[in-house]
A computed fold for a 73-nucleotide RNA from a Candidatus Adlerbacteria bacterium, annotated as transfer RNA.

């Protein structure tokens, strides 16, 4: 330099033939217990990597860029 894949909650990951995003673990609170843990309930936590474009509407489609991984030279 070229090709391919990935980027979504603190972490690991879903998701959607375009219609205002979820799970598990972790955190906080409550309940339970003589008490703690476990189990149970709830809450909080997201500019869906960035900038543009298409569209009534973009996490999703298109272009460019950034970061990471793998392959080729």
């Nucleotide at each position: 330099g070229c090709c391919a894949g990935a980027g979504u909650a603190g972490c690991u990951c879903a998701g959607u033939u375009g219609g205002u995003a979820g799970a598990g673990c972790a955190u906080u609170u409550c309940a339970c217990u003589c008490g703690u843990a476990a189990c149970g309930a709830a809450a909080a936590g997201g500019u869906c990597g960035g900038c543009g474009g298409u569209u009534c509407g973009a996490u999703c489609c298109c272009g460019c860029c950034c970061u990471c991984u793998g392959g080729c030279u």
Rfam family: tRNA. Rfam links the family to the GO term triplet codon-amino acid adaptor activity. The family's RNA type in Rfam is transfer RNA.